[in-house]
The RNA shown here (SAM riboswitch aptamer (S box leader)) has 113 nucleotides and comes from a Chromatiales bacterium. The prediction has a mean pLDDT of 83. Its Rfam family is "SAM riboswitch aptamer (S box leader)". From the family's description: The SAM riboswitch is found upstream of a number of genes which code for proteins involved in methionine or cysteine biosynthesis in Gram-positive bacteria. NCBI's taxonomy places the organism under Bacteria, Pseudomonadati, Pseudomonadota, Gammaproteobacteria, Chromatiales.
RNA sequence: CACUCAUUGAGAUCAGCUGAGGGACUGGCCCGAAGACGCUGAGGCAACCUGCAAGAAUAACCGCUUUGCAAAGGUGCCAAAUCCAACGAUGGUAUUCCGUCGGAAGAUGAGUG
Numbered sequence: 001c002a003c004u005c006a007u008u009g010a011g012a013u014c015a016g017c018u019g020a021g022g023g024a025c026u027g028g029c030c031c032g033a034a035g036a037c038g039c040u041g042a043g044g045c046a047a048c049c050u051g052c053a054a055g056a057a058u059a060a061c062c063g064c065u066u067u068g069c070a071a072a073g074g075u076g077c078c079a080a081a082u083c084c085a086a087c088g089a090u091g092g093u094a095u096u097c098c099g100u101c102g103g104a105a106g107a108u109g110a111g112u113g
Stems, first nucleotide, its partner, number of pairs: 001113008013042005021031003026085003043078003048074002050070005082105001087102006
């Protein structure tokens, strides 16, 4: 970098440094000199990988799968729903308003090349 699978309305912030943009892209809407974003330290959240127990299945074991518990380790995350929309279909008399479903894109993890 490419591909596959799973998840994506929950949750979780302080200090120091720096100094102008940042929230992926486009539009909107937000955050930001009362210091954002980023970096460092400490703390926290969560439970993907992981560990333990139980259940189902099996002649039996392993594996898969389901449920519960844990948090030492590998990642991840700690403004706003992935901040919202975008593309397609559809409901409410609807080009404008408010919804629903699906997809795409992105993010994270696990695996393969």